[in-house]
């Protein structure tokens, strides 16, 4: 300087162009003598940013940042 991947809850990650979603973590209760475990409920999102194409974007397109990695 080029090539390819990723970026979505606090963290791991889904999500045919049509309600953004699971675990987990945190929060309230039940359980218990307490504590942990366990059950129940239940809070959390500018989907990096920035513009385009669509009636419609997490998905598609251009750029731009940051993160890995090949190659120079």
């Nucleotide at each position: 300087g080029g090539g390819c991947c990723c970026g979505u809850a606090g963290c791991u990650c889904a999500a045919c162009g049509g309600c953004a979603g699971a675990g987990c973590a945190a929060g309230u209760a039940c359980c218990u003598a307490u504590c942990a475990a366990g059950u129940a409920c239940c809070u959390g999102g500018u989907u990096g940013c920035c513009g385009g194409u669509u009636c419609g974007a997490c998905u598609c397109c251009g750029g731009u940042c940051g993160g890995g990695u090949c190659c120079a």

Predicted 3D model of a 72-nucleotide RNA (transfer RNA) from a Patescibacteria group bacterium. The sequence is in RNAcentral, with records from ENA. Model confidence (mean pLDDT): 82 of 100. Taxonomically the source falls in Bacteria candidate phyla (Bacteria). Its Rfam family is "tRNA". By type it is a transfer RNA.